[in-house]
RNA sequence: AAAUUUUUCAUACAACGGAGAGUUUGAUCCUGGCUCAGGAUGAACGCUAGCGGCAGGCUUAAUACAUGCAAGUCGAACGGUCAGCUUCGGCUGAUAGUGGCGCACGGGUGAGUAACACGUACACAACAUGCCCUAUAUUGGGGGAUAGCAUUGGGAAACUGGUGGUAAUACCCCAUAGUAUGUCUGGGAGGCAUCUUUUGGACAUUAAAGAUUUAUUGAUAUAGGAUUGGUGUGCGUUUCAUUAGCUAGUUGGUAGGGUAAUGGCCUACCAAGGCGACGAUGAUUAGCUGGCGUGAGAGCGCGACCAGCCACACUGGAACUGAGACACGGUCCAGACUCCUACGGGAGGCAGCAGUAGGGAAUAUUGGACAAUGGGGGGAACCCUGAUCCAGCCAUGCCGCGUGGAGGAAGACUGCCCUCUGGGUUGUAAACUCCUUUUGUACAGGAAGAAACCUCCUCAUUGAUGAGUGAGCUGACGGUACUGUAAGAAUAAGCACCGGCUAACUCCGUGCCAGCAGCCGCGGUAAUACGGAGGGUGCAAGCGUUAUCCGGAUUCACUGGGUUUAAAGGGUGCGUAGGCGGUUUUAUAAGUCAGUGGUGAAAUCAGCGGGCUUAACCUGUUAACUGCCAUUGAUACUGUAGGACUUGAAUAAGAGAGAGGUAGGCGGAAUGUUGCAUGUAGCGGUGAAAUGCUUAGAUAUGCUACGGAACACCGAUUGCGAAGGCAGCUUACUAUUUCUUGAUUGACGCUGAGGCACGAAAGCGUGGGUAGCGAACAGGAUUAGAUACCCUGGUAGUCCACGCCCUAAACGAUGAUUACUCGACAUUGGCGAUAUUACAGUUCAGUGUCUGAGCGAAAGCGUUAAGUAAUCCACCUGGGGAGUACGCCCGCAAGGGUGAAACUCAAAGGAAUUGACGGGGGUCCGCACAAGCGGAGGAGCAUGUGGUUUAAUUCGAUGAUACGCGAGGAACCUUACCUGGGCUAGAAUGCGCGUGAAUGUUUCAGAAACGAGACAGGCUCAGCAAUGAGACACAAAGCAAGGUGCUGCAUGGCUGUCGUCAGCUCGUGCCGUGAGGUGUUGGGUUAAGUCCCGCAACGAGCGCAACCCUCAUCAUUAGUUGCCAACGGGUAGAGCCGGGGACUCUAGUGAAACUGCCUGCGUAAGCAGCGAGGAAGGGGGGGACGACGUCAAGUCAUCAUGGCCUUUAUGCCCAGGGCUACACACGUGCUACAAUGGUCGGUACAGAGGGUUGCCAAACAGUGAUGUUGAGCUAAUCUCAAAAAGCCGAUCUCAGUUCGGAUUGGAGUCUGCAACUCGACUCCAUGAAGUCGGAUUCGCUAGUAAUCGCAGAUCAGCCAUGCUGCGGUGAAUACGUUCCCGGACCUUGUACACACCGCCCGUCAAGCCAUGGGAGUUGGGUGUACCUUAAGACGAUAACCGCAAGGAGUUGUCCAAGGUAAAACCGAUGACUGGGGCUAAGUCGUAACAAGGUAGCCGUACCGGAAGGUGCGGCUGGAAUACCUCCUUU
Repeated sequence: AAAUUUUUCAUACAACGGAGAGUUUGAUCCUGGCUCAGGAUGAACGCUAGCGGCAGGCUUAAUACAUGCAAGUCGAACGGUCAGCUUCGGCUGAUAGUGGCGCACGGGUGAGUAACACGUACACAACAUGCCCUAUAUUGGGGGAUAGCAUUGGGAAACUGGUGGUAAUACCCCAUAGUAUGUCUGGGAGGCAUCUUUUGGACAUUAAAGAUUUAUUGAUAUAGGAUUGGUGUGCGUUUCAUUAGCUAGUUGGUAGGGUAAUGGCCUACCAAGGCGACGAUGAUUAGCUGGCGUGAGAGCGCGACCAGCCACACUGGAACUGAGACACGGUCCAGACUCCUACGGGAGGCAGCAGUAGGGAAUAUUGGACAAUGGGGGGAACCCUGAUCCAGCCAUGCCGCGUGGAGGAAGACUGCCCUCUGGGUUGUAAACUCCUUUUGUACAGGAAGAAACCUCCUCAUUGAUGAGUGAGCUGACGGUACUGUAAGAAUAAGCACCGGCUAACUCCGUGCCAGCAGCCGCGGUAAUACGGAGGGUGCAAGCGUUAUCCGGAUUCACUGGGUUUAAAGGGUGCGUAGGCGGUUUUAUAAGUCAGUGGUGAAAUCAGCGGGCUUAACCUGUUAACUGCCAUUGAUACUGUAGGACUUGAAUAAGAGAGAGGUAGGCGGAAUGUUGCAUGUAGCGGUGAAAUGCUUAGAUAUGCUACGGAACACCGAUUGCGAAGGCAGCUUACUAUUUCUUGAUUGACGCUGAGGCACGAAAGCGUGGGUAGCGAACAGGAUUAGAUACCCUGGUAGUCCACGCCCUAAACGAUGAUUACUCGACAUUGGCGAUAUUACAGUUCAGUGUCUGAGCGAAAGCGUUAAGUAAUCCACCUGGGGAGUACGCCCGCAAGGGUGAAACUCAAAGGAAUUGACGGGGGUCCGCACAAGCGGAGGAGCAUGUGGUUUAAUUCGAUGAUACGCGAGGAACCUUACCUGGGCUAGAAUGCGCGUGAAUGUUUCAGAAACGAGACAGGCUCAGCAAUGAGACACAAAGCAAGGUGCUGCAUGGCUGUCGUCAGCUCGUGCCGUGAGGUGUUGGGUUAAGUCCCGCAACGAGCGCAACCCUCAUCAUUAGUUGCCAACGGGUAGAGCCGGGGACUCUAGUGAAACUGCCUGCGUAAGCAGCGAGGAAGGGGGGGACGACGUCAAGUCAUCAUGGCCUUUAUGCCCAGGGCUACACACGUGCUACAAUGGUCGGUACAGAGGGUUGCCAAACAGUGAUGUUGAGCUAAUCUCAAAAAGCCGAUCUCAGUUCGGAUUGGAGUCUGCAACUCGACUCCAUGAAGUCGGAUUCGCUAGUAAUCGCAGAUCAGCCAUGCUGCGGUGAAUACGUUCCCGGACCUUGUACACACCGCCCGUCAAGCCAUGGGAGUUGGGUGUACCUUAAGACGAUAACCGCAAGGAGUUGUCCAAGGUAAAACCGAUGACUGGGGCUAAGUCGUAACAAGGUAGCCGUACCGGAAGGUGCGGCUGGAAUACCUCCUUU
């Protein structure tokens, strides 16, 4: 809504509702804080801005206010006065005064107030109530004043005095009166205690007002109603306990006063009460509520606008009038301030509306109207109304609209970017074409809001009055909303952001600067993070920022957290209050649950509707308002009261256990000391020493004596105790605990804030005692120092008695109690049954280890829980500041207990992981050590480097891993450096207008580059020629230069090193929340992550090894330039020749070595063997080969390359110089110091290389370097070329030499344009240091070291003694792995991760910041005591006035303000002072983290520059090793 019903549909409600991210680490999980994304605002600020609607607009100084307005009205209460009109009769209007009503409403503000102020629910049997309504009754008679007015004074003014006369609905008196009031006295009914109600009687007291149009309207008394107020009570209502005691009218009573009314509200007397840990008192903050914001909710925060209540009105006090006030636009007083003044005295109160000043980040017009709504007065018209309705200002908020729409690619131009002849983007965007006209502009029309009020008319009614689709009148807003017409895209877009969170990216500039930043964090030359630009993203007439609140935050956890190690269990027990509590039953109905009733204002919120074009907004109705009160029921649970029970608890009886406690007695060993004896030179102590003791006889040994302290073995993860703690034996006293029995009581229980008691060590007081030990102290060592570790002494103390202290890593870092939940083993004390010795036990109480489920961040816990639950207590909420400061309590003191803040950081932290590291451990390897050989370090020289110097001494390389390195050739060149002279599209290359062949010779100036000339020469093809084409050279303009300039920390490539070390990883699976682990560990073995075995792993990859090259043996093929055995020829000699392939050799192809065989050991892998065989034996020797990665290692100067810089120079050319300097220091080498040698003579044997711009034979000349001439060779052919050490012989004879050769002089040779700076070589002469090298240090394990020479690259020559190769001769030693160095694997600790060259602590010094103490100084509020006291109130009162009532005056009490005093509290400030925090790279040490180099830490005491050290007791949150015991598995 349809509908009679049934029923159907919609719907508030049921029932709508919950997101996370960044940041601690190398990485992980957790704990935990910080920060962000959302919403909101009475906001403000920055940039920007077209319109409208609806709202809102001093949060600060309750600061001060100029000016205007905000409360008047009534002539129908009164007497007058004035004005107008007048027909003079009056009429109309105005209103100073008296009088009535109003002014207690409306409006503002939030200072105060923590309170019955507010909210809510009750109560008043303890109250009032003007105007309004209803009812009843009445309204009779009199009187005296007084304003105005007149007159006269005072005063500047405000104002005010005297005199005279006057009115009232002003005032007074009399009468009348009862359902009124008071006193006394009866009866009835009811109830909450005081009482209420009803009905009688007697006495006493109290009223009135008139006006007028005669219609009414007023007035008085009483009763009732309505409305509004007053009072009381329950519950709720901020923070602090570093506020714990408060209170004297205080709490109560009696009597009185006072009030509308109750009441200590007030007074007198009496009693001594009242409040408080369920938070009194005090301090701080604050108006309360409906509600508003947020939130899933529970909550948390707020109390603008609107509405209800309260409080206030310049500050404080007080009353008056009145129905109502202790009164915003009233009065009095005091105070502060402002103003006027004639100085005598006066006036004022914007927290009303506007407005002003001030304050502030900040908040509007000195507007219009009473047209509407409402209010006051009036009979009414009407008047008043800054209430209100409107307008103005402000993007302050919410909502709505617009800034155009469609088409349009040459994808235009500009801009920007790029891989740049081009592409991308801006972008269908623009231009251009067509269309529309909201808004704006112009013109025209034009409301509703006025139903009503009011006036008139009509009708009805007895009347009041009512009715009327009757007529007329009234609009501030406002000619506004709205409507129509016209032209025309015309009038209209910004702000923030773009590293992650978080949507959105590039370029340029800058260069740890400028700057950004919410957190993390960006910026030191390639910044998506700064600034600009282009582009993009988000929102949009707004957008950002700042501030604040909620959310996220389960980060105070009721919903909904925790406490072994992260913050957090009290040191332990007993016990008060409190909280919680076994089984059963009866009653009750407080809690609890349900129904009903009342209330929970309206607005708001929500659902459904309605009205503005929509929305915001407004509005109707419903729901809701989760609350409170009352009432009626229910009785499971809790409570309360009573009864019963035995299982919790306790008791009893019988057994047992123990280092439980207190007191007394006793004992032996040892240390020390005394005495005696023996005995002689040391003892003691340490890493090593010294101090110390000792010939005055120590130490040692024996005996004796004294004294104190502690109790070996037993002894144990044993036992006991609440914890601290307890150990020789024994006695006494005393407490506990366990088991068994199930006899007694009958819930007597658990926990436990405060409280009480106990409480290691150290420490304190008094008195003893003192053997040993031993803070402090002294000495000796160590050390850079050593306030320490070590040593020698040694005082307090340690011990006893009594009294304090009250803290520990007081720990299981684990509160107490109860119940439940798999097991195994060990052990202590009982029980049990057999039985006499071993054992079954679902047995009880302890003590331990391992493990399951479960839990846990993990480590781990696991019936002795950290599992599952319950009760009670304690404690935590980021790190630091800080267990500090202040205050209080305790203490003799030391100190303990309680216990903050400012400020500062973005972390601090737990567990576990991977690495790295350790002055941790285990295993292993390496010329790492050791064993050896030879060197370096000393000398001279060469060479490189540093340093110094210089015009330049170019640059790079710098521990190992730079330094005979880049450089395998610096006189010029090289060359990059310096000085000077020159060039500028440039020194090179390509294209190229064009010119000329090319090319050669030559002159001048100059240091040269370069510049200016001269001469010669005349190309090829086609063509008769002109001319064209081509090769070559030059070459204008132009296009592409160049740079050994910077960055190796922008890079590629290449390289070094760890390291030829054996490692580094992956797939799948499995384990772990995860980082990760496993595999890769383990047992063996190897050179090897090599292989074998085992194994939640199975496989695989890069590395190792092998495959490649070379050397060693053999076979085969091939023989020239190599070779020559046999044959022949031949020479002085010679493979010289013929020839040969046998051999050597050359260089191709093959073979060969695999622990294959044997013995031993071993599961195997493999190992061992003076094994066999073999050329070679266990990787045969050597090389090439270098995993993942490390060192921001090296190189921009080999090369390449990004970016930057430079362009008449940082480019290019040239000459000269420099890289070669020289007090010195270092590295790497050469030569030596000599006899294993030097010199001289003779003589023998290599390999591998090089050679035509070359190697150069032979010959000749020269002492020689070399020269001259010249054969051969493009090389197994010729040549360099002689190999040297060696061997044979001679000589030297231990010397600065016949060693050594530097240096220097002279004379030469060669290369080269050129040997001065600055070459090599030769000859003659000269003849230095040096006689084997300090500390220290390097290489090498076999054809190696050592030693000897030869060759090559580069190269004109050479500073080469270097480098790279080659061969000749050819050793010694290795027990072994303790140590040094480096490395690998496993394990362990870690506060390291830039990884120990790490991290990190404290004093001191400097700067800044906040804070404590502080002689004091100063301010504030509050309380107390005393003094003084205005106005006022209450009381008293003989004198004065009045007939009187009464008044004036005086006086007592109370009292605001003021003053004084002593305290307390809270701030501000203060010389000086204490610590704290933060800062750039300061100073001193090195305390902690590894065994941190003396393990660390806790408490306490002493000491010290500082971290800290030491003593005593405690803890493991200590490493390592060994032993014991136990557990697990086989």
Small-subunit ribosomal RNA from a Chitinophagales bacterium, 1530 nucleotides, folded computationally. It was read from a public genome assembly. It matches the Rfam family "Bacterial small subunit ribosomal RNA".